[in-house]
RNA sequence: CCAUCAUCCAGAUCAGCCGAGGGACAGGCCCGAAGACGCUGAAGCAACCUGUAAGAUUACAAGGUGCUAAAUCCUGCGGCGAAAGCCGGAAGAUGAAAA
Repeated sequence: CCAUCAUCCAGAUCAGCCGAGGGACAGGCCCGAAGACGCUGAAGCAACCUGUAAGAUUACAAGGUGCUAAAUCCUGCGGCGAAAGCCGGAAGAUGAAAA
């Protein structure tokens, strides 16, 4: 990197450094010199893997990941619908397992 499986309307911030773009892509809409994004430290959230009790699904813990603006920020393609909208898909992210 490719393919498989699961999840994606919940939750969770401060300090220091840097200095102009950032939110994957496109359109929109937002965030940002009252310092975003990023890096570092601390803190926190969650519970995929893991561990311990149960026993076939729960409870607890938090070692490996992950995450801590906005539903994956919304839409993108298809179906239904008068519309509002609903359902599914694609793309993306994360984990597990495998190569």
A computed fold for a 99-nucleotide RNA from Micavibrio sp. UBA7689, annotated as SAM riboswitch aptamer (S box leader). The organism belongs to Micavibrio, within Bacteria. Its Rfam family is "SAM riboswitch aptamer (S box leader)". Its family is annotated with regulation of gene expression in the Gene Ontology. The model forms 97% of the base pairs in the Rfam consensus. Its mean pLDDT, the model's own confidence on a scale to 100, is 86.